[in-house]
Predicted 3D model of a 79-nucleotide RNA (c-di-GMP-I riboswitch aptamer) from uncultured Tepidiforma sp. RNAcentral holds the sequence, with entries from MGnify. Model confidence (mean pLDDT): 87 of 100. The source organism's lineage runs through Bacteria, Bacillati, Tepidiformia, Tepidiformales and Tepidiforma. Its Rfam family is "c-di-GMP-I riboswitch aptamer". From the family's description: GEMM was predicted in a large-scale screen for bacterial structured RNA regulatory elements.
């Protein structure tokens, strides 16, 4: 620098969930790891549990990998 292609933002429909969010679908705002993994950080959420009390603090438990950084694996190339 190609060449064969993957993935799939928001949004909508449908479904789960208290809830962040996740699943199917339609759709492409990008993405050379936007493949996987919650191991560390950041954000995000609270039915339940405690303590004051209509609303806050704990705790504890989920949530997210297209927010970072780590770790595993990975197509084609001048390599």
């Nucleotide at each position: 620098a190609a060449a064969a292609g993957g993935c799939a933002a928001a949004g909508c429909c449908g479904g789960c969930g208290a809830g962040a969010g996740c699943c199917g679908g339609c759709g492409a705002c990008g993405c050379a790891a936007a493949g996987c993994c919650a191991c560390g950080g950041a954000u995000c959420c609270u039915c339940c549990c405690g303590c004051g009390u209509u609303c806050g603090c704990g705790a504890a438990g989920g949530a997210c990998c297209g927010c970072c950084g780590g770790g595993c694996c990975a197509c084609c190339g001048a390599a």